This is a predicted complex of two RNAs, RNase P RNA and transfer RNA, with 455 nucleotides together. The coordinates come from a structure-prediction model, not an experiment, and the mean pLDDT is 78.
RNA sequence: GAAGUGAGUUGAGCGGUCGCUGCCUGCAAUUUGCAGGGAGAGGAAAGUCCGGGCUCCGCAGGACACGGUGGUGGGUAACGCCCACCGUCCGCAAGGGCAGGGAAAGUGCAACAGAAAGUAAACCGCCGAUCGGAGAAGUUCGCUUCUCAGGAGGUAAGGGUGAAACGGUGCGGUAAGAGCGCACCAGCGAAUCGGGUGACCGAUUCGGCUCGGUAAACCCCACCGGGAGCAAAACCAAGCAGGAGGAAGGCGAAUCGUCGGAUUCGUCACGGGUUUGUCCGACCCGUUGACCUCCGGGUCGGUUGCUGGAGGCGGCAAGCAAUUGUCGUCCUAGAUAAAUGAUCGUUCUCGACAAAACCCGGCUUACAGGCUCACUUCGGCU
RNA sequence: ACGGGUGUAGCUCAAUUGGCAGAGCACCGGAUUCCAAAUCCGGCGGUUGGGGGUUCAAGUCCCUCCGCCCGUG
Numbered sequence: 001g002a003a004g005u006g007a008g009u010u011g012a013g014c015g016g017u018c019g020c021u022g023c024c025u026g027c028a029a030u031u032u033g034c035a036g037g038g039a040g041a042g043g044a045a046a047g048u049c050c051g052g053g054c055u056c057c058g059c060a061g062g063a064c065a066c067g068g069u070g071g072u073g074g075g076u077a078a079c080g081c082c083c084a085c086c087g088u089c090c091g092c093a094a095g096g097g098c099a100g101g102g103a104a105a106g107u108g109c110a111a112c113a114g115a116a117a118g119u120a121a122a123c124c125g126c127c128g129a130u131c132g133g134a135g136a137a138g139u140u141c142g143c144u145u146c147u148c149a150g151g152a153g154g155u156a157a158g159g160g161u162g163a164a165a166c167g168g169u170g171c172g173g174u175a176a177g178a179g180c181g182c183a184c185c186a187g188c189g190a191a192u193c194g195g196g197u198g199a200c201c202g203a204u205u206c207g208g209c210u211c212g213g214u215a216a217a218c219c220c221c222a223c224c225g226g227g228a229g230c231a232a233a234a235c236c237a238a239g240c241a242g243g244a245g246g247a248a249g250g251c252g253a254a255u256c257g258u259c260g261g262a263u264u265c266g267u268c269a270c271g272g273g274u275u276u277g278u279c280c281g282a283c284c285c286g287u288u289g290a291c292c293u294c295c296g297g298g299u300c301g302g303u304u305g306c307u308g309g310a311g312g313c314g315g316c317a318a319g320c321a322a323u324u325g326u327c328g329u330c331c332u333a334g335a336u337a338a339a340u341g342a343u344c345g346u347u348c349u350c351g352a353c354a355a356a357a358c359c360c361g362g363c364u365u366a367c368a369g370g371c372u373c374a375c376u377u378c379g380g381c382u
Numbered sequence: 383a384c385g386g387g388u389g390u391a392g393c394u395c396a397a398u399u400g401g402c403a404g405a406g407c408a409c410c411g412g413a414u415u416c417c418a419a420a421u422c423c424g425g426c427g428g429u430u431g432g433g434g435g436u437u438c439a440a441g442u443c444c445c446u447c448c449g450c451c452c453g454u455g
Base pairs, nucleotide, nucleotide: 001378002377003376004375005374006373007372008371009370010369012347013346014345015344016343017342018341020040021039023037024036025035026034027033042353046364047363049362050361051360052359053358054229055228056227057226059281061280062279063278064277066225067224068223069222070221071085072084073083074082075081086100087098088097089096090095101220102219106218107217108214109213123159124158125155126154127153131150133148134147135146136145137144138143167185168184169183170182171181172180186210188207189206190205191204192203193202194201195200233304234303235302236301242295243294244293245292246291249268250267251266252265253264254263255262256261269287270286271285272284273283274282311330312329313328314327315326316325317324318323348351383454384453385452386451387450388449389448392407393406394405395404401438409425410424411423412422413421431447432446433445434444435443
């Protein structure tokens, strides 16, 4: 100097004039006005993908269904997030990616090609009978050897197909071959020892010789899961109008009473409800009417919720880190038809993506130009 | 705010359980006809909304982004 990796930060600045919204103080005085002070959109406010805080619902009990997560150990209020490590893949490296448990619990799938796609299989090949045929040579006349064409049977080493074909290399062995046997290596299983909290790593020994891939296929295993949501809810004020249909019973006792009957209690049974569905349990209500369904009205006003927090910033300590503890300091939008606009001057890096609506911790997506720190590789000079 | 569906040829729609993306209309050419229509034959036309991932292979399975439509409040 160039290329790259990881993290942080900025995202137009300054000054003047007029204008907008909340809060505080003062004066007026309440339809509100004036003066002063200080504050006023983001790193993603976005997507609404996760987790909560908070509010409400008499089960926030159990089981199943359904849904979600998935190496190990930590962090956190919690998480599908963050940190570190293990394994594996990519990169020369700094670093980065991983829906990373289980295929010997079961079921399924692999088109086409290929003989054959799981304990399946013979297309080209290789060998070849105490097999026969044709020809030739030799012959001790028993037969032997060679060539050609068949061939029961054997084989999976070589070749081909395919994304993938039942370990690899070498030696022996065989009719020809094959872990058939052996040596080394890889893989699988077991035992022992060492390191580590653990996932896992390393070493030694033994073994049958090797029992494929796929779970973002169904599934199995481990763990997690009440429901609705600030348009939640609380209070005040105002106003109205209900209607139709469905809907589950007996027995006994007592009281009233003029026959019908009414009321209360008890018991068994039945019908509903309980903020996903089913079942069990529990609780509550009803069978002189709970509850369910449909149709139709009233309120579409005001206040609270609404911003002081799992808060920000700084120092110190612990920890590899995420983060935690402690001390000090600061208060930083709360609108409700929706507040930040207009204009002038100047500077320069010449201006990207883009606006809060209860709040917070993350993830994902979009982003012109600029700044800082640490690290890696290449080239040159000293 | 909450819940669901959808995107394939110029247009309207298919594609089972992952295996060569298809049909009709339209368009072009030919045949037929005096000329046309109709009819018949043939042809063209596709980054499956964009990107990434799983898999030998993705319209289909998963993640993310961009549009459109429906319902409740």
Rfam match: Bacterial RNase P class A. By type it is a ribozyme. Gene Ontology terms of the family: ribonuclease P activity, dimeric ribonuclease P complex and tRNA processing.